[in-house]
Context: one part of a larger RNA
RNA sequence: GCCUACGAGUUAAUGUCACUGGCAAGGUUAAGUACUUCAGGUACGGAGCCGAAGCGAAAGCGAGUCUGAAUAGGGCGCAGAGUCAGUGGUAUUAGACGCGAAACCUUGUGAUCUACCCAUGGUCAGGUUGAAGCUUUGGUAACACAAAGUGGAGGACCGAACCCGUUGACGUUGAAAAGUCUUGGGAUGAACUGUGGGUAGGGGUGAAAGGCUAAUCAAACUGGGAAAUAGCUCGUACUCCCCGAAAUGCAUUUAGGUGCAGCGUAGAAUAAAAGUAUCUUAGAGGUAGAGCUACUGAUUGGAUGCGGGGGCUUCACCGCCUACCAAUUCCUGACAAACUCCGAAUGCUAAGAUAUGUUUUUCUGCAGUGAGGGCAUGGGUGCUAAGGUCCAUGUCCGAGAGGGAAAGAACCCAGAUCAUCAGCUAAGGCCCCCAAAUGUAUACUAAGUUGACCAAACGCGGUCGGAUUGCACAGACAGCUAGGAUGUUAGCUUGGAAGCAGCUAUUCAUUUAACGAGUGCGUAACAGCUCACUAGUCGAGCGAUCCGGCAUGGAUAAUAAUCGGGCAUAAGUAUACUGCCGAAGCUAUGAACUCUAGCAAUAGAGUGGUAGGGGAGCAUUCUAUCGGCGCAGAAGCGUUUCCGGCGAGGAGGCGUGGAGCUUAUAGAAAAGAAAAUGUAGGC
Repeated sequence: GCCUACGAGUUAAUGUCACUGGCAAGGUUAAGUACUUCAGGUACGGAGCCGAAGCGAAAGCGAGUCUGAAUAGGGCGCAGAGUCAGUGGUAUUAGACGCGAAACCUUGUGAUCUACCCAUGGUCAGGUUGAAGCUUUGGUAACACAAAGUGGAGGACCGAACCCGUUGACGUUGAAAAGUCUUGGGAUGAACUGUGGGUAGGGGUGAAAGGCUAAUCAAACUGGGAAAUAGCUCGUACUCCCCGAAAUGCAUUUAGGUGCAGCGUAGAAUAAAAGUAUCUUAGAGGUAGAGCUACUGAUUGGAUGCGGGGGCUUCACCGCCUACCAAUUCCUGACAAACUCCGAAUGCUAAGAUAUGUUUUUCUGCAGUGAGGGCAUGGGUGCUAAGGUCCAUGUCCGAGAGGGAAAGAACCCAGAUCAUCAGCUAAGGCCCCCAAAUGUAUACUAAGUUGACCAAACGCGGUCGGAUUGCACAGACAGCUAGGAUGUUAGCUUGGAAGCAGCUAUUCAUUUAACGAGUGCGUAACAGCUCACUAGUCGAGCGAUCCGGCAUGGAUAAUAAUCGGGCAUAAGUAUACUGCCGAAGCUAUGAACUCUAGCAAUAGAGUGGUAGGGGAGCAUUCUAUCGGCGCAGAAGCGUUUCCGGCGAGGAGGCGUGGAGCUUAUAGAAAAGAAAAUGUAGGC
């Protein structure tokens, strides 16, 4: 992992609601007793319970009563239905749908492991070093002291046994639930060790690591309380039909729980009329917008300049001036969630009309939900960041399949009862993959731009279109040829300044077809080249500005990618048009079921669905009754045919098997497995 078997809303009492039944202003027996055909038995048994009257704290009164001074007002009541059973739903109390803690308490068992202690025993090859003391000699006044010898001390040294476990490797379903090999530490000591004994669980013991206390230790193990508790996790078993949510508000030692409300479902009731939609009329309100010499506040520039600052003057008061600040007022521009002289659209309220036809409302039983999410719009927060976060309105996903967007919960289209090798469409598409146009007409793009998924400021004589304007056969624009001069090197400045460092200037005048006191390069300054301007040549359009389309640069992210091939008069882009394809949409034909109307025939409307509510069935085991099958082969098992049923399932044939099985109608449940890291067995 697979297969087989087992495996989870039960039972009792009580309450409550619905349905069914008995009796009914009443209903009913309990324990028990008797009888008996011994059973879901019959009879007796009225104790007790519920109901038929309530109100008040009570005395008490009573269809009333309490409060009260009250005959008022108000509170609770009265104006007729219960009760006993059965079945089902649900609640409470019990283990209460099943499995699951870590823990807590209590009775005991453990020191044959290990920690420490007590008693009594045992063990430590060999080698080295050479303390004190003593002796002799030297030495001293005497000591001290020195040397040599002797001696044999030490938690001394080296190193086996023994004890330990530093390093590395191996081992890691091991040879081993802690080892092997190597290397290493101690090895006469606080050493190691045998035997016997002691200390016990909030206790022991601990040269102290929360270590050890029998492979278990921040409180051992065993039995019991015990099915502890688990607002937590997981699991919870056949079918079909009808309806179908929520992820919100308030509260909570509350936030992943719960209570009430909201939203679902089933039944009942009400019909005075409610609900919903549209229209008309009448309203409340201060949002969007707008506005601000209409307030509060904020605010651009200008005019005026109260007042202040600074300067001058003065003994002082006056006075004068100002490239300063600046009130008020005026002109101008413009801001506001907590500004408003104004002010919508929607939404809301009411009345009426029309449409719809119970959708609304109330009561009762049962719920689930109370983690929501994306998108669009209006906002707060954040960075006008987030697949962010918090509200509001709508929608979808959630609980929604189908078609499109390559692929995708919520984007676009569209809501799946079933069947069909029928038709029409939606979004989206029509060269091929791939169903349908290599469609029509007119343009654009040259970047493979672009072709459903990214891009800006800014730049650009890319190209197309439009508008305005200027020049032009009296010859434009571009090119080529020629000229481009003189006063003069203008004046000033300067070392120099001659068109061209800089400054000044009515930058003038002359000759001219034209020629600036000079457009740029250049020189130390000149020179030189060039331009403006003009003539000739050429021969038809050439410039300027603005607007728009498509391109282009700007353009940088970690594996290659328009899905791929491909597409250049597109299969790209723009505009217009025609046809076709395309879904579980709609239609057609047939079938099933639900609801409404109806006596029916039939007609109409419907049948996506999680949590959840309601309804109807199938199967398993046993019981009762009436039947039936079976050694000429029951159950079970294997296989097959199909038959019939929407389905759970049912029937038959064949093989195996070898003795019981079962229809129908009722009843009762140990009553349905794919999941629980489920339990046991097998492979």
Source information
Model confidence (mean pLDDT): 82 of 100. Predicted 3D model of a 683-nucleotide part of an RNA (large-subunit ribosomal RNA, domain II) from a soil metagenome. The full RNA is in RNAcentral, with records from SILVA. Rfam family: Bacterial large subunit ribosomal RNA.